[in-house]
RNA sequence: CGCCGAAUCCGUGGCCAGAAGCUGCGGAACCGGGGAACCAAGUUGUGUUGGGGCGAAUUUCGCGGUGAAACCGCGAGACGCGCUGCUCUUUCAGCGCGAGCCCGUCAGCUAACCCGGCAGGCUUCAGAGAGAGG
Numbered sequence: 001c002g003c004c005g006a007a008u009c010c011g012u013g014g015c016c017a018g019a020a021g022c023u024g025c026g027g028a029a030c031c032g033g034g035g036a037a038c039c040a041a042g043u044u045g046u047g048u049u050g051g052g053g054c055g056a057a058u059u060u061c062g063c064g065g066u067g068a069a070a071c072c073g074c075g076a077g078a079c080g081c082g083c084u085g086c087u088c089u090u091u092c093a094g095c096g097c098g099a100g101c102c103c104g105u106c107a108g109c110u111a112a113c114c115c116g117g118c119a120g121g122c123u124u125c126a127g128a129g130a131g132a133g134g
Base pairs, nucleotide, nucleotide: 001134002122003121004120008028009027010026011025012024013023014022015021030117031116032115033114034113039108050106051103052102053101054100058078059077060076061075062074063073064072065071079098080097081096082095083094084093086133087132088131089130090129091128092127
């Protein structure tokens, strides 16, 4: 020797006084979705309660808002995620989070192939033990 996250790197343009900042294009890396056979699942058809994806961001119970469902709030539990400053693994301790968005009746897996993303945000002094590594 900052952190979460795929969200970085390189090249080349534009705006600009500017190599700052914003932004277009191309490539690489990374991430995600769709999509055969085989496999998995599955009586068939129609309708309905829809269903599915990104992400840790789900779930159970009780109470209230309702007559009920959905949804919302509160409380408790389960589960998941992150932080404690070089990195990784592990044990303990402490602290915090569980949002938001998209597809549009449709998606198991999935070679070839196709499509998309490369944002945003945070901290104010950074615990302890063991092991490994730069």